RNA sequence: AGUCACUCUCGCCACACCAUGGGUAACCAUGGGCCGGAAAGCCACGGGUCCACCCUUAAAGUGGACAGCCGGGUUGCCUGG
Numbered sequence: 001a002g003u004c005a006c007u008c009u010c011g012c013c014a015c016a017c018c019a020u021g022g023g024u025a026a027c028c029a030u031g032g033g034c035c036g037g038a039a040a041g042c043c044a045c046g047g048g049u050c051c052a053c054c055c056u057u058a059a060a061g062u063g064g065a066c067a068g069c070c071g072g073g074u075u076g077c078c079u080g081g
Stems, first nucleotide, its partner, number of pairs: 006080001012037002017032006035068001041074003045071003048066006
């Protein structure tokens, strides 16, 4: 230096829900809120879920959303071992 796990300190983020705004929608932003998180920082590469369009219905397809669904990639903080 790197890797894994635990722990300490000061801190960090912010589920649901509410208000305002954007969007057909999923959902997103800001403020409040605080379930939880040791990457709950970032990335849509793989899987998955959700929305819209197409379609008599469905499947398939196309476009979009979710990183706090899982995997993966990448960057990083603190105390001691």
Predicted 3D model of an 81-nucleotide RNA (c-di-GMP-I riboswitch aptamer) from Syntrophaceae bacterium UBA6087. It matches the Rfam family "c-di-GMP-I riboswitch aptamer". Rfam's curators write: GEMM was predicted in a large-scale screen for bacterial structured RNA regulatory elements. It was read from a public genome assembly, where an Rfam model found it. The model forms 95% of the base pairs in the Rfam consensus. The prediction has a mean pLDDT of 82.